[in-house]
RNA sequence: CUCCUCAUAGCUCAGCAGGAUAGAGCAAUCGCCUCCUAAGCGAUAGAUACUGGUUCGAGUCCGGUUGGGGAGA
Numbered sequence: 001c002u003c004c005u006c007a008u009a010g011c012u013c014a015g016c017a018g019g020a021u022a023g024a025g026c027a028a029u030c031g032c033c034u035c036c037u038a039a040g041c042g043a044u045a046g047a048u049a050c051u052g053g054u055u056c057g058a059g060u061c062c063g064g065u066u067g068g069g070g071a072g073a
Stems, first nucleotide, its partner, number of pairs: 001072007010026004019056001028044005049065005
């Protein structure tokens, strides 16, 4: 310098033909249970890296930026 790939919750990941109420596990908070704790059960809050574009509609498609990983010269 060129190319490929990844970026969704505090953490690990789904969402893989554009219309999802953005979901799961762990963690957090509250409650139930228990003599107490743990376990178990229920509930609650919490995220689409940034910016532009396409579209009636974008987590999803396209361009750019940033960051992680990789390949080549």
Source information
The RNA shown here (transfer RNA) has 73 nucleotides and comes from an uncultured Bacilli bacterium. Its Rfam family is "tRNA". Rfam links the family to the GO term triplet codon-amino acid adaptor activity. The sequence was found in a public genome assembly. Model confidence (mean pLDDT): 80 of 100.